The part of an RNA shown here (large-subunit ribosomal RNA, domain VI) has 253 nucleotides and comes from a Bacteroidia bacterium. NCBI's taxonomy places the organism under Bacteria, Pseudomonadati, Bacteroidota, Bacteroidia. The coordinates come from a structure-prediction model, not an experiment, and the mean pLDDT is 86.

[in-house]
Context: one part of a larger RNA
RNA sequence: CGUUGGAGAUUUGAGGGGGCCUGACUCUAGUACGAGAGGACCGAGUCGGACAAACCGCUAGUGUGCCUGUUGUGCCGCCUAGGUGCAGCGCAGGGUAGCUAUGUUUGGUUGAGAUAAGCGCUGAAAGCAUAUAAGUGCGAAGCUCGCCUCAAGAUGAGAUCUCCCUGAAGAGCCGUUAAAGACUAUGACGUUGAUAGGCUACAGGUGUAAAGGCAGUAAUGUCAAAGCCGAGUAGUACUAAUUGCUCGAUCGA
Numbered sequence: 001c002g003u004u005g006g007a008g009a010u011u012u013g014a015g016g017g018g019g020c021c022u023g024a025c026u027c028u029a030g031u032a033c034g035a036g037a038g039g040a041c042c043g044a045g046u047c048g049g050a051c052a053a054a055c056c057g058c059u060a061g062u063g064u065g066c067c068u069g070u071u072g073u074g075c076c077g078c079c080u081a082g083g084u085g086c087a088g089c090g091c092a093g094g095g096u097a098g099c100u101a102u103g104u105u106u107g108g109u110u111g112a113g114a115u116a117a118g119c120g121c122u123g124a125a126a127g128c129a130u131a132u133a134a135g136u137g138c139g140a141a142g143c144u145c146g147c148c149u150c151a152a153g154a155u156g157a158g159a160u161c162u163c164c165c166u167g168a169a170g171a172g173c174c175g176u177u178a179a180a181g182a183c184u185a186u187g188a189c190g191u192u193g194a195u196a197g198g199c200u201a202c203a204g205g206u207g208u209a210a211a212g213g214c215a216g217u218a219a220u221g222u223c224a225a226a227g228c229c230g231a232g233u234a235g236u237a238c239u240a241a242u243u244g245c246u247c248g249a250u251c252g253a
Base pairs, nucleotide, nucleotide: 001153005164006163007162008161009160010159011158015150016149017148018147021049022048023047024046025045026044027043033038051107052106053105054104055103059101060100061099062098066094067093068092069091070090071087072086073085074084075083076082111145112144113143118138119137120136121135170247171246172245173244174190175189176188177187178186195240196239197238198236199235200234201233202232204229205228206227212223213222214221215220
C1' cells in the first nucleotide's frame, strides 16, 4: 500500500515445513522343521543406542557490583583496629537467580486409503490351460492422509462475533518496565495502580562481622545459626509511572 467505511478479538486451511530411525534380550519354544547337528515364522513383552524437543525439582557447570580467606604494594584512618585502589575477578574456597548438559521428562507408534515388486480369485480369446483380455482381491520403512508446526499478499486477499457512527470506536506519542529484546517489534502496567525501585518478612548463599563483656599468662574460645548479601517468593504506595498531545471523518450498502 492492498484486501472497497473504520476498528477489536477469535478462527477456517489452499499451500508449505518438521517428524518417520534402530538393536539386544525374555516368553511362545528347544516347539514347528530336521536322522542329527542345529533351529524358526507368527505373536506377546523388557531394556537400550543414536537423534530431536521442552525444562531446571535432582546431579553437575558457569555465575566479573554475592560471602569468606589471603599475598605484595599504595591510600584513608590515632591505631598493632577497620576499610579501600591496583596486581588476569590479584590469587584461592564456596555460591542465589538466569543460562546450560553431563541432568530430568517426553517423542517416533497404532490406524485409514490408493499402489510397487510379488501372490491370488473368477475367466475367455484358444471346449484345455492361463492372475488379464472384460471383471475383482491381498500386498511396502515408499505415496496420500493421520501427528507437530507456519499459514488469507490464498490479489482466489476467506469466515464468525462484538464495537463505532464522530475528532467516535480504536490506536499511537510519553512514562514504569520484562518470561521480550541489537534497534525495532512483542508482553505487563500507568494512581480505579503492585509496573520497576525502595522497605519489611521469608527462602537461599557465605560461614560466625566490628566494638565490647566474660574465661584464659597467652595463642584462643565464648556471648553469636553471627554479620553481610545480585538477579528469587510474598506483602507494602515510601519513590517514579504527572498533566496532556497526536492520528483516526471525505471513499459506506